[in-house]
RNA sequence: AGCCGCACCUCGGGGUGCCUGACCGGCUGAGACGCAGAUGCGGACCCGUUGAACCUGAUCCGGCUUGUCACCGGCGGAGGGAAGGUGCGGCUUGUCCUU
Numbered sequence: 001a002g003c004c005g006c007a008c009c010u011c012g013g014g015g016u017g018c019c020u021g022a023c024c025g026g027c028u029g030a031g032a033c034g035c036a037g038a039u040g041c042g043g044a045c046c047c048g049u050u051g052a053a054c055c056u057g058a059u060c061c062g063g064c065u066u067g068u069c070a071c072c073g074g075c076g077g078a079g080g081g082a083a084g085g086u087g088c089g090g091c092u093u094g095u096c097c098u099u
Stems, first nucleotide, its partner, number of pairs: 001092010011048004017027003033042003054080003060074004
């Protein structure tokens, strides 16, 4: 000096659904919350290029279920998608000095 891992700080990105006539409630999940009028703001949670956090494709295809634009799998070696610093540890390499 470079690379990798972890932690912290600041900044940033994202989703907030489905079922039930309605309410209560139920399902999955890290997260389905609160205020406000959709946009928005805040909190929690997840993610930040080693990028499946999240979005498009997509009211897609197959499955599951009493039921569901939900859930599981495919799609997916498809596309898009938000970073800087500090510290510690490990690995590699270069330079200088000494023997």